RNAcentral holds the sequence, with entries from Rfam and Ribocentre. Lysine riboswitch aptamer from Ruminiclostridium cellobioparum subsp. termitidis CT1112, 183 nucleotides, folded computationally. RNAcentral records the identical sequence in 2 taxa.

RNA sequence: GGUUUAGAUAGAGGUGCGUUUUUUAUAAGUAUCUGCAAUGAGGAUUCUGGGGUCUUGUGAUUUGCAGUCAAAGGAAAAAACGCCGAAGGUCAUUUACAUCCCAUUUCCUGUGUAAUACCUGGUUUCAAGGUUAAGAGCCUUGUGACUGUCAUCAUAAUGAUGUGGUGGAGCGCUAUCUGUUUA
Numbered sequence: 001g002g003u004u005u006a007g008a009u010a011g012a013g014g015u016g017c018g019u020u021u022u023u024u025a026u027a028a029g030u031a032u033c034u035g036c037a038a039u040g041a042g043g044a045u046u047c048u049g050g051g052g053u054c055u056u057g058u059g060a061u062u063u064g065c066a067g068u069c070a071a072a073g074g075a076a077a078a079a080a081c082g083c084c085g086a087a088g089g090u091c092a093u094u095u096a097c098a099u100c101c102c103a104u105u106u107c108c109u110g111u112g113u114a115a116u117a118c119c120u121g122g123u124u125u126c127a128a129g130g131u132u133a134a135g136a137g138c139c140u141u142g143u144g145a146c147u148g149u150c151a152u153c154a155u156a157a158u159g160a161u162g163u164g165g166u167g168g169a170g171c172g173c174u175a176u177c178u179g180u181u182u183a
Base pairs, nucleotide, nucleotide: 002182005179006178007177008176009175010174011173014084016083017082018081019080020079021078022077023076024075033067034066035065036064037063038062042055043054044053045052048103049102050101051100087120088119089118090117092116093115095112096111097110098109121147122146123145124144126142127141128140129139130138131137149168150167151166152165153164154163155162156161
């Protein structure tokens, strides 16, 4: 000064990622509530059935008209904060809540928590499906584009790089330090 290998520290990608707060639009003239008219015995309690409780001819429920009239979730912008498996998901597992009891028990649905395994380098167009009030947004799959990184091939230069092609993945890449191995 190199090679192998392990650990630590610090960094890079860019319409970069996530959280919180504020404002704005949407949700929506919707839900709810009130009145009138009609109907006339059921209705509510997460899905189904049974029981229980509450409510109901002083009118349940449903429909129409009129009046009144939200909010949550999601979105955009700005600011602050934390970061570069940032973060996002996927079938499953675990666990908590939503429930008056049983059937029927962790079963159905929904919302979360944690970890394992797996997928995705990042952004983005389009298409299909799902979610949603939604032609917004998000997710999955596929298909393109751009971009960063490493390897490899070619080419130009004489410097350590530029240009072009191909391929891989973040358990990656770059730099420094410490140890280890080797000629």
The organism belongs to Ruminiclostridium cellobioparum subsp. termitidis, within Bacteria. Its mean pLDDT, the model's own confidence on a scale to 100, is 75.